[in-house]
Context: one part of a larger RNA
């Protein structure tokens, strides 16, 4: 000098504590351990694995079984001969296909074996094999935590200090006075995006003929600027206040310092070493990747009157759309199916864009008009194909659960908590998951004593 301490001082965090709503019990819907199996492909494992890689496993994907085939090879480059022609494409024989045999069709020339192709032959290709403890990129994590350093100058025999300490301030090594230190870089903070107010312009396709809403774009607006009080008289700051749309960083995103964990990834990608070549490479079929005594994590639904049913009838916001969105109109309970205008989209379709709310009515506290799990039985859609192993509608069926042990999680405001909207992905779809968007819209916070993380100082040390 660090690091640790069940040492000490300040101080910070949804870290406690004050609310709120979950999870841990039931059911199911994912993921993941184990088992289990021909294979259930890999990977990831306190926080920082576990609805994670996967933003779509029925074939494909598919890297794993099982079988059946191929060996210069599914693909790229070169070079030697050989062949005078095509590859392809159709038929037909055997097959579950890949393939393997056989028949037909037959190119372009500058008429050189030239461009292309087939074979043979050699280098070689090819491997999601292995080594993230060999790399690179790339990512998580402490942490958006306030910290980490250099150049000169001092001190110090040197590790090294100092600057970075100290008072007071801040969200912040923000800052302001002291101060052998002056200065400086990466970090904070501003610049960069959306969001609240307003002004001018421009307005198609938006809305009612006007500029009010709305788009676009360029600008105003906030700076502790003004006032009172406190701060050491000053000062950096605090606290109230006026004005204001908006006040002390207004909100919120992008933005992650030297660094830690030999942390994560050779299966994203590219790579060094080592390793398979008639197989660890390539091709197909068909299973598997969905298996189930059993455990864990995340999630959706619920267990009910703040409800459940039925009927009425308001009000978004961001998005998508040509192999697409699909209006009216028609059938059909229903999923959908017929139909065909419109629209490459501020015009037209999803979708009269919602749904909790809210009126009116039935239910009367029960395993029930709660609750959907599970099972038959008929249908729809996609798509060579839904039997393993899709997703949806109707009719029946109607299971567990009466609020949940130790334990334990978010969240501090337009947030939580509850509602319904959309995209990616994708033919379809196990999406109850992501991400994104609005509607309705609260409780508490005394305060730092204890629980955790973390920052600065100090102090001890059989540690480095």
């Nucleotide at each position: 000098u660090g690091a640790c301490g069940g040492g000490g001082a300040c101080c910070u965090g949804c870290a406690c504590a004050a609310g709120c709503g979950g999870u841990g019990g039931a059911g199911c819907a994912u993921g993941u351990g184990g088992u289990u199996u021909a294979a259930u492909u890999c990977g990831a494992c306190g926080g920082u694995a576990a609805g994670c890689g996967a933003g779509g496993a029925a074939c494909c994907u598919u890297a794993c079984c099982a079988a059946g085939g191929c060996u210069u090879g599914a693909c790229a480059u070169a070079c030697a001969g050989c062949u005078g022609c095509a590859a392809a494409u159709c038929u037909u024989u055997g097959g579950a296909a890949a393939c393997a045999g056989a028949g037909a069709c037959u190119u372009c020339u500058u008429c050189g074996a030239g461009a292309g192709u087939g074979c043979u032959g050699u280098a070689c290709a090819g491997g999601u094999g292995c080594u993230g403890c060999a790399c690179g990129g790339u990512u998580g994590u402490c942490g958006u935590c306030a910290g980490c350093u250099c150049g000169u100058g001092c001190c110090g025999u040197g590790a090294g200090g100092u600057g970075u300490u100290c008072a007071c301030u801040u969200a912040a090594g923000u800052g302001u006075g002291a101060a052998a230190a002056c200065g400086a870089g990466c970090g904070c903070a501003a610049c960069c995006c959306c969001u609240a107010u307003u002004g001018c312009a421009a307005g198609u396709u938006a809305c009612a003929a006007g500029u009010g809403u709305c788009u676009u774009g360029c600008g105003a607006a906030a700076c502790u600027g003004c006032c009172c009080g406190c701060g050491u008289u000053u000062a950096a700051g605090c606290g109230g206040g006026a004005g204001g749309a908006a006040g002390g960083u207004g909100g919120g995103g992008a933005u992650g310092a030297c660094g830690u964990c030999a942390a994560a990834u050779c299966a994203g990608c590219g790579u060094g070493g080592c390793u398979c070549u008639u197989a660890c490479g390539c091709c197909u079929u068909g299973g598997g990747c969905g298996a189930c005594a059993c455990a864990c994590g995340u999630g959706c639904u619920a267990c009910a009157a703040u409800g459940g049913g039925u009927a009425g009838a308001a009000c978004a916001a961001a998005g998508g759309g040509a192999c697409g969105c699909c209006a009216a109109g028609g059938a059909g309970c229903a999923a959908u199916c017929c139909g065909g205008a419109g629209c490459a989209a501020a015009u037209c379709c999803c979708a009269u864009c919602a749904a909790u709310a809210c009126u009116a009515c039935c239910c009367c506290c029960a395993g029930u008009u709660c609750g959907g799990a599970u099972u038959g039985a008929g249908g729809g859609c996609u798509g060579c194909a839904a039997c393993u192993c899709g997703c949806c509608c109707u009719c029946a069926u109607g299971a567990a659960g009466c609020c949940g042990g130790a334990a334990u999680c978010g969240c501090u405001a337009g947030u939580a908590a509850c509602c319904g909207u959309g995209a990616a992905u994708c033919a379809g779809c196990c999406u109850c998951g992501u991400c994104a968007c609005g509607g309705u819209g609260a409780a508490u916070a005394c305060g730092u004593u204890c629980u955790c993380a973390g920052g600065u100082u100090u102090u001890g040390u059989a540690c480095a």
Record summary:
The part of an RNA shown here (small-subunit ribosomal RNA, 3' major domain) has 464 nucleotides and comes from a groundwater metagenome. It matches the Rfam family "Bacterial small subunit ribosomal RNA". The coordinates come from a structure-prediction model, not an experiment, and the mean pLDDT is 80. The full RNA is in RNAcentral, with records from SILVA.